[in-house]
Context: one part of a larger RNA
RNA sequence: CCAAUCUAUGUAAUGGAUGGUUUGGCUUUAGAGCUGAAGAAUGGCGUGGCAAGCUGCGAAAUGCCGCGGAUAGAGGCAUGCACUCUUAAACCCGCGGAUGCCAGAAUGCGUUAAGCAAAUACUUCCAAUUUAGGAAGAGGGAACGCAGGGAAUUGAAUCAUCUUAGUACCUGCAGGAAGAGAAAUCAAUAGAGAUGCCGUUAGUAAAGUCGAUCGAAAACGGUAAAGAUUAAAGUGAAUCCACUGUAGCAAUACAGUCGGAGAUGUGCUUUGUGCAUACUUCCUGAAUUUGAAUCUUAAAUGCCCUGGGAAGGGAUGCCGUAGAGGGUGACAGCCCCGUAAGAGUAAAAAGACAGGAAAAGCGCAAGAAGAGUAUCUUAUGUUGAAAAUCAUGAGAGAAUAUGGGAGCCAAAAGCUUCUAAAUCUAAAUACUACUAAAGUCCGAUAGCGAACAAGUACGGUGACGGAAAACAGAAAAGCACCUGCAAAAGGGAGUGAAAAGAACCUGAAAUU
Numbered sequence: 001c002c003a004a005u006c007u008a009u010g011u012a013a014u015g016g017a018u019g020g021u022u023u024g025g026c027u028u029u030a031g032a033g034c035u036g037a038a039g040a041a042u043g044g045c046g047u048g049g050c051a052a053g054c055u056g057c058g059a060a061a062u063g064c065c066g067c068g069g070a071u072a073g074a075g076g077c078a079u080g081c082a083c084u085c086u087u088a089a090a091c092c093c094g095c096g097g098a099u100g101c102c103a104g105a106a107u108g109c110g111u112u113a114a115g116c117a118a119a120u121a122c123u124u125c126c127a128a129u130u131u132a133g134g135a136a137g138a139g140g141g142a143a144c145g146c147a148g149g150g151a152a153u154u155g156a157a158u159c160a161u162c163u164u165a166g167u168a169c170c171u172g173c174a175g176g177a178a179g180a181g182a183a184a185u186c187a188a189u190a191g192a193g194a195u196g197c198c199g200u201u202a203g204u205a206a207a208g209u210c211g212a213u214c215g216a217a218a219a220c221g222g223u224a225a226a227g228a229u230u231a232a233a234g235u236g237a238a239u240c241c242a243c244u245g246u247a248g249c250a251a252u253a254c255a256g257u258c259g260g261a262g263a264u265g266u267g268c269u270u271u272g273u274g275c276a277u278a279c280u281u282c283c284u285g286a287a288u289u290u291g292a293a294u295c296u297u298a299a300a301u302g303c304c305c306u307g308g309g310a311a312g313g314g315a316u317g318c319c320g321u322a323g324a325g326g327g328u329g330a331c332a333g334c335c336c337c338g339u340a341a342g343a344g345u346a347a348a349a350a351g352a353c354a355g356g357a358a359a360a361g362c363g364c365a366a367g368a369a370g371a372g373u374a375u376c377u378u379a380u381g382u383u384g385a386a387a388a389u390c391a392u393g394a395g396a397g398a399a400u401a402u403g404g405g406a407g408c409c410a411a412a413a414g415c416u417u418c419u420a421a422a423u424c425u426a427a428a429u430a431c432u433a434c435u436a437a438a439g440u441c442c443g444a445u446a447g448c449g450a451a452c453a454a455g456u457a458c459g460g461u462g463a464c465g466g467a468a469a470a471c472a473g474a475a476a477a478g479c480a481c482c483u484g485c486a487a488a489a490g491g492g493a494g495u496g497a498a499a500a501g502a503a504c505c506u507g508a509a510a511u512u
Base pairs, nucleotide, nucleotide: 012512013511019505020471021470024442025441026439027438028437029436030435031434032432033431034140035139042103043102044101045058046057047056049081050080053077054076064097065096066095067094068093069092073085074084075083108116109115122137123136124135125134126133144175145173146172147171148170149169155162185192186191196223197222198221199220207213227424228423229422230370234268235267238266239261240260241259242257243256244255245254246253247252271365272364273363274362275361280358281357282356283355284354285353288350289349290348294343295342296341300316301332303314304313305312317334318333319323325337326336327335375396376395377394378393379392380391381390403419404418405417406416407415458465459464478504481492482491483490
C1' cells in the first nucleotide's frame, strides 16, 4: 500500500414501535320499562338504470298517503356515468296511516323455510241443534323475580357428618317489577302495633367430627306508608248476564222475554239505642299542566406583523342571565354550529272545578267466627333454631270463645298477649335489553370478541370455536405532458406550505 473481517458514523432500504388523533368502548347517574293469532321476536328470499356487500323497504318493495316542521337542493353507505325529482315546496325531520312475499307459537294436511292445495289446527269457556257463532290461551324478552328439582371441584392441610351451597346448572311461570303484607306477631310487669328495603344490633345469641367453618332475632335509627274483602250466623231470589224497547251525549234507570246463571244459595246485612251525614267509584264538560319535529338567540371577520393559511404576536374596541363544547387552512367569548335565557304545538296523557249517576259510616249488647285442621308420635329434608325453626310422608287425632294458640326444655297453676286452619292490596326495593347525560375510565396488542363487510372471514359432521384489520392533504389541486420496454418501476416536468403520492401523519429497534 492492497484485500478480507470487525468497530464507529452517514446515506438508502426493510419494519411498524413511539408520539399525536378518535367515529368505538367501559362505568356511573337519571329516565323509561313489556311484547304476540290485528300473526311477534328472529330469519329466508326478493327489491336499485348500471347493484356483489351493508342499510332501508316488501310484488304498492332504497319506497306510497295525510298533517305539521323546515328548506334549496335531492336521488343511503358510495365515488362515477346516465337519467330523473324539485319554490305548483322535492330531499330531509316529527306524528299518524296504507302496503307488508315465504318461514317462524305457525294454526288446513305436510315439509328439505319442498309440495299438495283452498280449510280458522289444538286446549278451555260462553252460545247453539230454530245451530255452524263468539272469546281467551299458546310464542318471544338482557338482567332482575317466584316456584319445582339440584351437583361437583374445593375447604377441613387425608376423609366419611360437615363445607363449597340450596351456589352452578335444568325446568315451569309472571311482571314492569316480582314476592311479602294488615298478627293464633313481638314483648315483659313497661309497652309496641301489616309488609319490604337500608343502617345498627353482630360476626353477638346459636349451630358445628364444638373441627373447618357457619350464623340470626327483638329493640333502636331511617326510607316509604293504606288498608280492605270473604266463609259462618240472619234473610231467602229482594241478585246477575244476554237480547229487545223506552229515557239520556253518557254513566245509568225502568219495562219486557214459554231467554240464561242461580236453592250444592245470587243479592242484601240483623234487633235496640246513641253518634255521624262523611268518603268512594263511574259518566259528561272543562280552566290548566305535561307534551314531537322546531323557532328566537348578544358582541370585531376592523388596523399592523409573520405565514401557504391567522384563530398566533402587536396595538385598540365590544357582548356577557351566553368565557360549556365543537368546527373553521396554527391556539376564536364577539366567523359558523351551539351555549345562557326564552318561545312553541299535533297526537296523547293528567286534570282543579261544575253537573249528573251509583252506593252508604261508627260505638255498645246479642249471635256467629274456616277439621283429617290444631296437636301428638315417628321418618326424612331444611334452618342459627339448640329437647325450643320450617316443610313433607306415615300413623294417631281435638276443643268451640267458660274455647283455642303463643310467651325459645317438659308438665301444672297463674299472668301477659293474640285469634290459625279463606282472599286481595300501592309506595319505599331489584335489574338494565332500551333512551339521555356525565366521567380523577381506555385510547387501536388498550377499551366490548367486534372504532373497519364482526359474531363477519375462517375452522369443525356437530355442539361450538372465532380473528386480523383505524389515520394522505386545508383543498384532489390524486402527478397533464415528454421519456422509457406492453405493464409495473425509473428519469424529467407539474400540483402542493410540505410528496405527505394512496404500500400515503410521525416512522424507533432488530435486519440489509
Molecule: large-subunit ribosomal RNA, domain I
Organism: Candidatus Nanohalarchaeota archaeon